[in-house]
RNA sequence: GGCCGAUUGGCAAAGUCGUAAUGCGCCGCCCUCCGAAGGCGGAGAUCGCGGGUUCAAUCCCCGCAUCGGUCG
Repeated sequence: GGCCGAUUGGCAAAGUCGUAAUGCGCCGCCCUCCGAAGGCGGAGAUCGCGGGUUCAAUCCCCGCAUCGGUCG
C1' cells in the first nucleotide's frame, strides 16, 4: 500500500430505514440494628468524525480516523 471486519451510555452488548433493548455498574426508596442479598423506581448514548441519498438514517452510499485480521 490492496482487501475484509469492527467502532452504539462508565463497561459489555442487541437493534440494520419509522427515532436506541438487555446485563453489569451508578443514584434513590423499601427491607435490616447496620450492611449484603432481594424488591421497586430513576438518571445516563451528538449510535467514532464529516458529507450524501431519503419524507425519515444506528441502519444505505462516499471520504476520514482509530483498532483488529489478511495479502504482498
About this RNA:
RNAcentral holds the sequence, with entries from ENA. This is a predicted structure of a 72-nucleotide RNA (transfer RNA) from Chytridiales sp. JEL 0842. It matches the Rfam family "tRNA". Rfam describes the family as follows. Transfer RNA (tRNA) molecules are approximately 80 nucleotides in length.